[in-house]
Context: one part of a larger RNA
RNA sequence: CGUUGCAAACUUGAGAGGAUUCUUCCUUAGUACGAGAGGAUUAGGAAGGACGCACCCCUGGUGAUCCAGUUGGACCGCUUGGUCCACCGCUGGGUAGCUAAGUGCGGCAGGGAUAACCGCUGAAAGCAUCUAAGCGGGAAGCCUUCCUCAAGAUCAGGUUUGCUAGCUUUACGCGUGAGACCCCUGGUAGACCACCAGGUUGAUCGGCUGCGAGUGUAAGGACCGAAAUGUCCUCAGCUGAGCAGUACGAACGGUCGAAGG
Numbered sequence: 001c002g003u004u005g006c007a008a009a010c011u012u013g014a015g016a017g018g019a020u021u022c023u024u025c026c027u028u029a030g031u032a033c034g035a036g037a038g039g040a041u042u043a044g045g046a047a048g049g050a051c052g053c054a055c056c057c058c059u060g061g062u063g064a065u066c067c068a069g070u071u072g073g074a075c076c077g078c079u080u081g082g083u084c085c086a087c088c089g090c091u092g093g094g095u096a097g098c099u100a101a102g103u104g105c106g107g108c109a110g111g112g113a114u115a116a117c118c119g120c121u122g123a124a125a126g127c128a129u130c131u132a133a134g135c136g137g138g139a140a141g142c143c144u145u146c147c148u149c150a151a152g153a154u155c156a157g158g159u160u161u162g163c164u165a166g167c168u169u170u171a172c173g174c175g176u177g178a179g180a181c182c183c184c185u186g187g188u189a190g191a192c193c194a195c196c197a198g199g200u201u202g203a204u205c206g207g208c209u210g211c212g213a214g215u216g217u218a219a220g221g222a223c224c225g226a227a228a229u230g231u232c233c234u235c236a237g238c239u240g241a242g243c244a245g246u247a248c249g250a251a252c253g254g255u256c257g258a259a260g261g
Stems, first nucleotide, its partner, number of pairs: 001152001005163007015149004021049007033038001051106005059100004066093005071086006110144003117137004166174002168171001179256004183199005204250003207246005213239003220233004
């Protein structure tokens, strides 16, 4: 821009893509078959491999600065206590998120038309013949069924709901208006865009408070000890992303927008 007023929401599915996999074991049954050795068709059940999708409750990984310990050095005048540099200095842990080695789920079943093949009826050709007319069965394969996208499917589909107050110089003018966008706060989203949650009639982000979670008992003071150290106040102190509450700070300010094939 189109889809024949302008919008919002929900849909149909032409079409496209994906998947549609493999093995073992148990029973049928040591049965049928076979002299024996051996050893089924079929039907039912169970477990697993690989693959795919989703997720983070569990088990773990990561978690670039969340906590603690610690070596050398520099600095805060010195001690204490800290900060910085040395691969995040090194080491031990670790929330959210992401993730597999972790946890769930999937392939089922059914329908249709068929291939090879197996048939029914049946002539040409008094017989015979699955075929010439006609009618069946039949595969992990084909079309469906299952999952995803999908009306620019220009044959542009369908349904529901909302809106088109008015004014005047009658002009494809102004304006209202369902609704939408720019802009702003952000993330379940994301390269950008888009999408989603919000914009004071507000919990969207930050802050604060509480909880959770991590680390592991801060500083300071007191006490025992010659001291190193230990004990008590203290399951303390500190803390990124998690869960809630709370307008304290920031969501200001604008624009477009409908009966002319």

The part of an RNA shown here (large-subunit ribosomal RNA, domain VI) has 261 nucleotides and comes from a Phycisphaerales bacterium. Its Rfam family is "Bacterial large subunit ribosomal RNA". Its family is annotated with structural constituent of ribosome and ribosome in the Gene Ontology. The prediction has a mean pLDDT of 86.